[in-house]
Context: one part of a larger RNA
Molecule: small-subunit ribosomal RNA, 3' major domain
Organism: uncultured organism
RNA sequence: UGACGGGGGCCCGCACAAGCGGUGGAGCAUGUGGCUCAAUUCGAGGCAACGCGAAGAACCUUACCUGGGUUUGACAUAUACCUGACCGCCGGUGAGAGCCGGUUUCUCUUUGAGCAGGUAUACGGGUGCUGCAUGGCUGUCGACAGCUCGUGCUGUGAAGUGUUCGGUUAAGUCCGGCAACGAGCGCAACCCACGCUGUUAGUUACCAUCAGGUAAUGCUGGGGACUCUAACAGGACUGCCCGUGCUAAGCGGGAGGAAGGCGUGGACGACGUCAAGUCCGCAUGGCCCUUACGCCCAGGGCUGCACACGUGCUACAAUGGCCGGUACAGAGGGUCGCCACUCUGCGAAGAGGAGCUAAUCCCGAAAACCGGCCCCAGUUCGGAUUGGAGUCUGCAACCCGACUCCAUGAAGUAGGAAUCGCUAGUAAAGGCGUAUCAGCAACGGCGCAUUGAAUCUGUUCCCGGGCAUUGUACA
Numbered sequence: 001u002g003a004c005g006g007g008g009g010c011c012c013g014c015a016c017a018a019g020c021g022g023u024g025g026a027g028c029a030u031g032u033g034g035c036u037c038a039a040u041u042c043g044a045g046g047c048a049a050c051g052c053g054a055a056g057a058a059c060c061u062u063a064c065c066u067g068g069g070u071u072u073g074a075c076a077u078a079u080a081c082c083u084g085a086c087c088g089c090c091g092g093u094g095a096g097a098g099c100c101g102g103u104u105u106c107u108c109u110u111u112g113a114g115c116a117g118g119u120a121u122a123c124g125g126g127u128g129c130u131g132c133a134u135g136g137c138u139g140u141c142g143a144c145a146g147c148u149c150g151u152g153c154u155g156u157g158a159a160g161u162g163u164u165c166g167g168u169u170a171a172g173u174c175c176g177g178c179a180a181c182g183a184g185c186g187c188a189a190c191c192c193a194c195g196c197u198g199u200u201a202g203u204u205a206c207c208a209u210c211a212g213g214u215a216a217u218g219c220u221g222g223g224g225a226c227u228c229u230a231a232c233a234g235g236a237c238u239g240c241c242c243g244u245g246c247u248a249a250g251c252g253g254g255a256g257g258a259a260g261g262c263g264u265g266g267a268c269g270a271c272g273u274c275a276a277g278u279c280c281g282c283a284u285g286g287c288c289c290u291u292a293c294g295c296c297c298a299g300g301g302c303u304g305c306a307c308a309c310g311u312g313c314u315a316c317a318a319u320g321g322c323c324g325g326u327a328c329a330g331a332g333g334g335u336c337g338c339c340a341c342u343c344u345g346c347g348a349a350g351a352g353g354a355g356c357u358a359a360u361c362c363c364g365a366a367a368a369c370c371g372g373c374c375c376c377a378g379u380u381c382g383g384a385u386u387g388g389a390g391u392c393u394g395c396a397a398c399c400c401g402a403c404u405c406c407a408u409g410a411a412g413u414a415g416g417a418a419u420c421g422c423u424a425g426u427a428a429a430g431g432c433g434u435a436u437c438a439g440c441a442a443c444g445g446c447g448c449a450u451u452g453a454a455u456c457u458g459u460u461c462c463c464g465g466g467c468a469u470u471g472u473a474c475a
Stems, first nucleotide, its partner, number of pairs: 001475002003472003007469001009467005015459002019422005026314008034305002042053002064300007073123001077122008088103006106114003124290003128287003134283002136278003139274001141272001146185006152161003165176003191266004196234007206223002210221003237260001240254005316415001320374006332363003337356002341352004381412001386407007428451002431448004
């Protein structure tokens, strides 16, 4: 100087407390361990691995296994020689890859060049190893308030000072003081979105006034008011008032205001820590394989199941279930697509078919609300499981897809110890969209809007962190 302390002090955080909803029990989905297996490819491992890489494992993907093939190679560049087009088509064989055979024909600025095949050689290839050789990227402490430097000063020196102290702040934020004076990386602001207003603009959006028209509808003429769209500008700064404080920084209250003291949310992550993660995104040193640890193919596996754990979904019902009626979104997506509308089918869907390259056409709410039934029961709760019949995608749904209909109706009566999230348009609840994608195991991820709470004016305790201080046989 640090690190540590079951040392003390000050301070902060959904850290506790207060409150609301969960997890832990059940069934299922999904990831992991384990077991099994020819293989169940690999990685990730407290927080910070476990709905993670994977934003799509039937083939492909695929890296694994079995078997069948192949050796300048599936791919790149170059040289030499030989051959001729290549591509395509046909036949045989085969699970296919491939192997064997046949057929047709080269182009040009013509010692040659282009293209393709063969031979040979350099090579090529490796998701083989090492993330403890690395780059890059990422997680985490942590949105924590810290981490340093120059000069000066102090100390023999390591080093200290500044950065400590008194206030204050979300903040090393600012003020005051001080052997310090300044400065840098962080904080904040500058960036994006939302909330208010204005200006400009007015189609595909809008419709107040005028006119026309309809069963009805901005449907039409028209309008530029309103909504909205999308560009610019304004607006918030403790600016104003009172109190308090040191006349400071600031704090408490108030006015005005759409918004008030960081308005809300996002992007943005200091010096560093964990030899943290990734050689299987990519790049890359070294090592290793080279008729194989490379490459092609068929089938299988990654989906196995006595078990164990994590993350979720659906429930156990009456604030509910079922039936009928009937409203109201936003953000997205759409031409190999979205599909109105009509018909067929109980339905998944099918057959037709208009519009739309989309503010124009299409994809669309559910809970809520109104009426009715159920009457506390393993039930008109719950839907697992299984049988049967189907639809769709796709070369192909046996292993191993989703969905529909009929039947079947399991566990489950609110979940032990323990444990998680959340402070407001939040939690909770009910829906919608979308990337990946032929289809889909999505109950996942990322978004969107709808309904919309309770509690906290406390810091003793648990956890994590900051500052100064103290002890130390640790570095």